[in-house]
Molecule: Glycine riboswitch aptamer
Organism: Gammaproteobacteria bacterium
RNA sequence: UCCAGCCCCGUGGGAGAGUGUGGCGCAGGCCACCGCCGAAGGCGCAACCGCCCGGAAUCGCUCAGGCAACAGGGACCGCGCGGGUUAC
Numbered sequence: 001u002c003c004a005g006c007c008c009c010g011u012g013g014g015a016g017a018g019u020g021u022g023g024c025g026c027a028g029g030c031c032a033c034c035g036c037c038g039a040a041g042g043c044g045c046a047a048c049c050g051c052c053c054g055g056a057a058u059c060g061c062u063c064a065g066g067c068a069a070c071a072g073g074g075a076c077c078g079c080g081c082g083g084g085u086u087a088c
Stems, first nucleotide, its partner, number of pairs: 005085004009080005018034001020033005035067003041063001042061003048055003
């Protein structure tokens, strides 16, 4: 100096589940009840991995969040002669 990897930024894609019932409100919406979703986060461990007692998933739970459309969020994937860090 370059680069795998990791993190950040920009950008494209990105699922699921109620046009539920009732009340309030001009409306956006809010509250309650019942039913559901799982891919922010969180928790758990039986998958899996290992230094054997630890780690830990796209698995499970659904606390949080979400459930017409729009919008927003969104794990994950792609792109970037973008930024940072960096083993060999």